[in-house]
RNA sequence: UUGUUAUCACGAAAGGCAGAGGGAUUAGACCCAUUGAAGCCUUAGCAACCCUUUACUUUUAAAGAAGGUGCUACAUUCUACUAGUUAUAGUAUUUCUAUUCUAGACAGAUAACCC
Numbered sequence: 001u002u003g004u005u006a007u008c009a010c011g012a013a014a015g016g017c018a019g020a021g022g023g024a025u026u027a028g029a030c031c032c033a034u035u036g037a038a039g040c041c042u043u044a045g046c047a048a049c050c051c052u053u054u055a056c057u058u059u060u061a062a063a064g065a066a067g068g069u070g071c072u073a074c075a076u077u078c079u080a081c082u083a084g085u086u087a088u089a090g091u092a093u094u095u096c097u098a099u100u101c102u103a104g105a106c107a108g109a110u111a112a113c114c115c
Base pairs, nucleotide, nucleotide: 003113004112005111006110007109008108013043014042015041016040017039021032022031023030026080027079028078029077044072045071046070049068050067051064052063053062054061055060076107081104082103083102084101087099088098089097090096
């Protein structure tokens, strides 16, 4: 770096260095941050993808945490693209438009395998 599959619910922070940004990306909104952001290090923790044990062997269930990853503000934060729906507003009415809501797509994150 390419692709496939699964999940995107819950959970879990202190210290040191550092010094202005950060919440993936583009734009807007919203939020965090000198009462110290990103990043790096140490320790601790969360979770259970790989993993270990037992039962069963179609595969699934239960328990565990030594090791490889991951994660430890809030939330895949919202809007953008598509479809549908409730209500409201604009319009004399239908249509239509805007807002709200739901689902999906796109994009992204993590793991395992593959290239």
A computed fold for a 115-nucleotide RNA, annotated as SAM riboswitch aptamer (S box leader).
The prediction has a mean pLDDT of 76.
Of the family's consensus pairs, 97% are formed in the model.